Overview
Model confidence (mean pLDDT): 86 of 100. The part of an RNA shown here (small-subunit ribosomal RNA, 5' domain) has 524 nucleotides and comes from Methylophaga lonarensis MPL. It matches the Rfam family "Bacterial small subunit ribosomal RNA". The source organism's lineage runs through Bacteria, Pseudomonadota, Thiotrichales, Methylophaga and Methylophaga lonarensis.
Context: one part of a larger RNA
RNA sequence: GAUUGAACGCUGGCGGCAUGCCUAACACAUGCAAGUCGAACGAUGAUUAUGAGCUUGCUCAUAUGAUUAGUGGCGGACGGGUGAGUAAUGUAUAGGGAUCUGCCUGGUAGUGGGGGACAACAGCCGGAAACGGCUGCUAAUACCGCAUACGCUCUACGGAGGAAAGGAGGGGACCUUCGGGCCUUUCGCUAUCAGAUGAACCUAUAUUGGAUUAGCUAGUUGGUGGGGUAAGGGCCUACCAAGGCGACGAUCCAUAGCUGGUCUGAGAGGAUGAUCAGCCACACUGGGACUGAGACACGGCCCAGACUCCUACGGGAGGCAGCAGUGGGGAAUAUUGGACAAUGGGGGCAACCCUGAUCCAGCAAUGCCGCGUGUGUGAAGAAGGCCUUCGGGUUGUAAAGCACUUUCAGAUGUGAGGAAAGGUAGUUGGUUAAUACCCAAUUGCUGUGACGUUAACAUCAGAAGAAGCACCGGCUAACUCCGUGCCAGCAGCCGCGGUAAUACGGAGGGUGCAAGCGUUAAUC
Numbered sequence: 001g002a003u004u005g006a007a008c009g010c011u012g013g014c015g016g017c018a019u020g021c022c023u024a025a026c027a028c029a030u031g032c033a034a035g036u037c038g039a040a041c042g043a044u045g046a047u048u049a050u051g052a053g054c055u056u057g058c059u060c061a062u063a064u065g066a067u068u069a070g071u072g073g074c075g076g077a078c079g080g081g082u083g084a085g086u087a088a089u090g091u092a093u094a095g096g097g098a099u100c101u102g103c104c105u106g107g108u109a110g111u112g113g114g115g116g117a118c119a120a121c122a123g124c125c126g127g128a129a130a131c132g133g134c135u136g137c138u139a140a141u142a143c144c145g146c147a148u149a150c151g152c153u154c155u156a157c158g159g160a161g162g163a164a165a166g167g168a169g170g171g172g173a174c175c176u177u178c179g180g181g182c183c184u185u186u187c188g189c190u191a192u193c194a195g196a197u198g199a200a201c202c203u204a205u206a207u208u209g210g211a212u213u214a215g216c217u218a219g220u221u222g223g224u225g226g227g228g229u230a231a232g233g234g235c236c237u238a239c240c241a242a243g244g245c246g247a248c249g250a251u252c253c254a255u256a257g258c259u260g261g262u263c264u265g266a267g268a269g270g271a272u273g274a275u276c277a278g279c280c281a282c283a284c285u286g287g288g289a290c291u292g293a294g295a296c297a298c299g300g301c302c303c304a305g306a307c308u309c310c311u312a313c314g315g316g317a318g319g320c321a322g323c324a325g326u327g328g329g330g331a332a333u334a335u336u337g338g339a340c341a342a343u344g345g346g347g348g349c350a351a352c353c354c355u356g357a358u359c360c361a362g363c364a365a366u367g368c369c370g371c372g373u374g375u376g377u378g379a380a381g382a383a384g385g386c387c388u389u390c391g392g393g394u395u396g397u398a399a400a401g402c403a404c405u406u407u408c409a410g411a412u413g414u415g416a417g418g419a420a421a422g423g424u425a426g427u428u429g430g431u432u433a434a435u436a437c438c439c440a441a442u443u444g445c446u447g448u449g450a451c452g453u454u455a456a457c458a459u460c461a462g463a464a465g466a467a468g469c470a471c472c473g474g475c476u477a478a479c480u481c482c483g484u485g486c487c488a489g490c491a492g493c494c495g496c497g498g499u500a501a502u503a504c505g506g507a508g509g510g511u512g513c514a515a516g517c518g519u520u521a522a523u524c
Base pairs, nucleotide, nucleotide: 001524002523003522004521006520007519008518009517010516013371014370015369016368017367018366019364020363021329026327027326028325030324031323032322035074036073037072040071041070043068048063049062050061051060052059053058054057081282082281083280090207091206092205093204094203095202096201099199100198104195105194106193107192108191109190110189111188112146114144115143121136122135123134124133125132126131152161153160154159166187167186168185169184170183171182174181175180208254209253210252215245216244217243220242221241222240223239224238225237226236227235257279258278259277260276261272262271263270264269284305285304286303287302288301307318308317309316310315335361337360338359339358343357344355345354346353347352374404375403376402377401384395385394386393387392408465410460411459412458413457414456418451422446423445424444425443426442427441428440429439430438468513469512470511471510472509473494474493475492479508480507481506482505483504489496490495
């Protein structure tokens, strides 16, 4: 000199864009953060319409079907947080072969025919509660067989094995037990081959310090048989052999998430890893598996432990390193805010629902950038202050005065863009037996904004509301007076202060930066 996720002191007008627990991976009250689908299913049946009965405002029937606890599907493995652990089961770069991959894209072949349950529900019972037991009824895209098998798996090459599910919209003939069949469109379902995406595994090289850590290793190193996995492999197991690593630093100890990057520097390098992006690890502590395409799963399950809470003492409940917020720790770090309008994600045919992701707003000069705090004129060089050799000098065109302007802030009004979708009515095309339905394109109308009192613009008023901080001995830009008297004090280094202190304290003046300025800490 540059820099910072900074803090402290004094001061503080506005805006834009960023950033904001670096400490206790300490403990957490409260609310929210993952749901959705009724076009999979049984049940419930608000509302509305029509009809019937008639005690004329109720009852019943049919259609419609709001609502949802349950079964079922998909998603809760993403998104969000944190950096405890980890010096290599990690990361970065470059390769490899023995793998899996829901949703998505393309292809091939199918979607036939049956069965038995279990919730919900009803009844009974247990428990303070959490919750549970027994009996009975029932549906499905839930579950299980049978049939079929281009391709698929296994094979001794003879053969063997293995699947599925329906829902919704519309409809001219034909059939009908009036439920529908049948046809068609669409969303699904099954098997398989490819792709894409994602994931798993292996190798090489690089990846902090310590030798006051020199030897380490028994599934250890390799082989064979077997098992296991999606898959190679001591990954596991039985037997056999005795290997494997190490001064090119094994092992042990300490420290640490890694990287793109960031800061600094002419560079080489050094330091660092907040925000943003990629990977990894973790989710009160330790262990374990289940489900699933994917987890050994932050807001799932089981066991053990510590802690907290409820209890009828028998037993139960919980996990903010999600967003806010609280206590605590600390020099120190924000609101228990708004909205799904946009972008994205989950579910759904869709409308739509959910989304503390996200977009916004609030707080903080924490940082960077921009703007303002007036402009011109004005010598009687006013008054006052300070100094003085008492002549004057300086503050100083500074002020006052005069003439203007109105950025920003204030008041009033106008008012973009962020909006595309969606809905509805047509047109055209596709599909089809079809002018239904559905899909796509397009046209008209309609229509959705948290921010938001938006940005921007116009008008109004009046210089009106807006300057401080540090320094002035040398380094280092900037000097005099008074007070003090080795005292009080200053100080980054050299050093000042013991009666004329440009170095302490005050004042006047000056210098440097400026909504900041200094100090401290840290890095180059």